[in-house]
RNA sequence: UAUUGCUCAGGGCAAACCCUUCGAAAGACGGGGGCGCAAAGCUAUAGGGGCUACAGCGGAUCUACCGCCAGGCCAGCCAGCUGCCGAU
Numbered sequence: 001u002a003u004u005g006c007u008c009a010g011g012g013c014a015a016a017c018c019c020u021u022c023g024a025a026a027g028a029c030g031g032g033g034g035c036g037c038a039a040a041g042c043u044a045u046a047g048g049g050g051c052u053a054c055a056g057c058g059g060a061u062c063u064a065c066c067g068c069c070a071g072g073c074c075a076g077c078c079a080g081c082u083g084c085c086g087a088u
Base pairs, nucleotide, nucleotide: 002088003087004086005085012037013036017032018031019030021028022027035076041081042080043079047078048077049074050073051072056068057067058066059065
């Protein structure tokens, strides 16, 4: 340096769920909690994919319905970038 993750060591992160807060929502911060993860580290219009739809526009059987719509959200969906310890 390349490929790789059975093993060693130091360890790290933290799903669902519960509580507080923020948010129209998706969801996020914090606390608890551990399902799991060799990148569950970072990156979100300007790689792909998914979620929500306040507002806006259109429609309607018009007391709150339906459709469209993301520069909002998800990286623990794929992906890009970077990294610890080893093995070959």

Predicted 3D model of an 88-nucleotide RNA (c-di-GMP-I riboswitch aptamer) from Paenibacillus lutimineralis. The coordinates come from a structure-prediction model, not an experiment, and the mean pLDDT is 86. The sequence is in RNAcentral, with records from Rfam. Rfam family: c-di-GMP-I riboswitch aptamer. Rfam describes the family as follows. GEMM was predicted in a large-scale screen for bacterial structured RNA regulatory elements.